[in-house]
Predicted 3D model of a 691-nucleotide part of an RNA (large-subunit ribosomal RNA, domain II) from a Candidatus Nomurabacteria bacterium. The coordinates come from a structure-prediction model, not an experiment, and the mean pLDDT is 83.
Context: one part of a larger RNA
RNA sequence: GCCAACGAGUUGAUGCAAACGGCUUGGCUAAGUGCGACAAAGCAUGGAGCCGCAGCGAAAGCGAGUGUGAAUAGCGCGUUUGUCGUUUGUAUCAGACCCGAAGCAACGUGAGCUACCCAUGAGCAGGAUGAACUCUGUAGAAAUACAGAGGGAGGUCCGAACCCAUAGAUUGUGCAACAUCUCGGGAUGACUUGUGGGUUGGAGUGAAAAGCUUAUCGAACGUUGUAAUAGCUGGUUCUCUCCGAAAAAGCUUUCGGGCUUGCGUCGUGUGUUCCCUCUGGGGGUAGAGCACUGGAAGAAGCGGAUAGGUCGAAAGACCACUGCCUCUAUCAAACUCCGAAUACCAGAGGUAAUAGCGCGGCAGUUAGACUACGGGGGCGAAGCUCCGUCGGUCAAAAGGGAAACAGCCCAGAUCGCCAUCUAAGGUCCCAAAAUUUACGCUAAGUGCUAAUAAGGAGGUAAGAUUUCAGAGACAGUGAGGAUGUUGGCUUAGAAGCAGCCAUCAUUCAAAGAAAGCGUAACAGCUCACUCACUUAGAGAUUUUGCGCCACAAAUGAUCGGGGCUAAGCGUGAUACCGAAGAUGCGGAUUUUAUUUUCCUUCGGGAAAAUGAAGUGGUAGGAGAGCGUUCUGUUCGCGAUGAAGGCAAAGGGGUGACCCAUGCUGGAGCGUACAGAAGUGAAAAUGUUGGC
Repeated sequence: GCCAACGAGUUGAUGCAAACGGCUUGGCUAAGUGCGACAAAGCAUGGAGCCGCAGCGAAAGCGAGUGUGAAUAGCGCGUUUGUCGUUUGUAUCAGACCCGAAGCAACGUGAGCUACCCAUGAGCAGGAUGAACUCUGUAGAAAUACAGAGGGAGGUCCGAACCCAUAGAUUGUGCAACAUCUCGGGAUGACUUGUGGGUUGGAGUGAAAAGCUUAUCGAACGUUGUAAUAGCUGGUUCUCUCCGAAAAAGCUUUCGGGCUUGCGUCGUGUGUUCCCUCUGGGGGUAGAGCACUGGAAGAAGCGGAUAGGUCGAAAGACCACUGCCUCUAUCAAACUCCGAAUACCAGAGGUAAUAGCGCGGCAGUUAGACUACGGGGGCGAAGCUCCGUCGGUCAAAAGGGAAACAGCCCAGAUCGCCAUCUAAGGUCCCAAAAUUUACGCUAAGUGCUAAUAAGGAGGUAAGAUUUCAGAGACAGUGAGGAUGUUGGCUUAGAAGCAGCCAUCAUUCAAAGAAAGCGUAACAGCUCACUCACUUAGAGAUUUUGCGCCACAAAUGAUCGGGGCUAAGCGUGAUACCGAAGAUGCGGAUUUUAUUUUCCUUCGGGAAAAUGAAGUGGUAGGAGAGCGUUCUGUUCGCGAUGAAGGCAAAGGGGUGACCCAUGCUGGAGCGUACAGAAGUGAAAAUGUUGGC
């Protein structure tokens, strides 16, 4: 991991509610007792007691009333119907749906492991060093000193046994729940060790690590209290039908838990109260405005005792700062001279169900998410956070679209159909449907993609304004572009063209005392300007559409792909495709209305037909069923083969399931109606067994 079996709302007491039943001349017995062969079941007895029949008041008390009160007023509470049983739901108390702690306490068992202690024994190859002390010699009067010999001390040295465990490797489903190999520390000592004995659970022992106390230690182990408790996690077993939430408010040693309300469901009552339209209201939001309160800008005017800056001899001028007033243009959640749409309140009319509201039984929910709009916080950040709109969707919603994609767009799946029409979105191929139609734009593969940077550009298309132009424009070609003059000054030079000053006049069709290049200075080449030739538009500014650059990322790229010059973009048109939507045909079922039939304890119940409206669904509420084991009654089956098993493509039922058939098997089993439950498994790191 798989398979099989087992595995979780039970039982009692006491309330509440519903359904059904008994009695209602109010209902019912409890313990006990008698009978029952008796410990049962059952039958009888037992009226003690309980509920009800009257309430009100703190009470005395009064009583269909009573309390308050001075009151005969007002007000509060009252002015009568049940009770017992069964079943179901639920609450409380109990282990209380099941499994799960770490822990707490009591009583015991442990020192054969290990810690320390006591008693009694045992062990330590070999080598090295050479303390005290003694003797001899020498010196000395002696103490004593030196030398030699002897001697054999030590938590002394090296190093086996023995004890330990520093470093590395091996191992790490091991040889081993701590080992092996190599290296290493101690090795006559605070040494090691045998045997016997002693000390223990808030206690022992500890050269102290909270170490050790039998693979267990910041409180051992066993049993018991004990099914401890768990606001926590996990699990909780058959079917179909109807309805269907919440993730909010208040309180909470409360925030992942509760209680009450809100929202669901079932019963019951009320009877249009809900909702829609119209009419009438109050408001101070959006917007707007500046009349108030404040903010902030420009201009003019009238001021500012003392005091600032610049200029000036001074008068004074200008600037800065500041007050008031006027004009212009403005800003505001805590401004308003104004002021909607919605919303809210009331009245009338309409709609008619599964609406609204009241009472009662039973809940679940109180971690919400994104999206649209109005706002607060944040950075007009966040797939951010906090509110509002009883907004929408998801949650609890499948289907179609958005390549894929809970929350976006379309649309709400009762079942069947190889029928029809559509929605969003699409129609070249993948891939259903237009290579449809009309007019434009784009040339960048821009685009077919969510995403516009500022800035730049004779890209291209459309428009607006304006200038020149057949008396010839713009561009091009040919020609001219002169004279006084090399203007004056300056300068080595300065001749249109280093620089300064002036910038006239003449001839002209026109020609600047020169707009550039150039020369040392001249020269030279152009330009402005003019004529001729040619010829019909040319220039400037500006507003838009679609494009271009700006534009750089990590393994190979991409519009979903192929690919497309439309199959891109813009504005229209007509077809078609496209969903579980709508329609059509057929079936099931719920509620309701009408009709008919049957039954009836007259309360009602059942069936059929027709019409209408429905039938997605988590938590959850309500209803109806299937199956398993056993019991009672009933009717049956079975060796001519029960149960069980295997087979599969048979039949029935919406389904849980039921029935039949063949083989196997070899002895019990079933129907109907009731009753009682150890009553349904895929999940619980479930338990046991097997593989």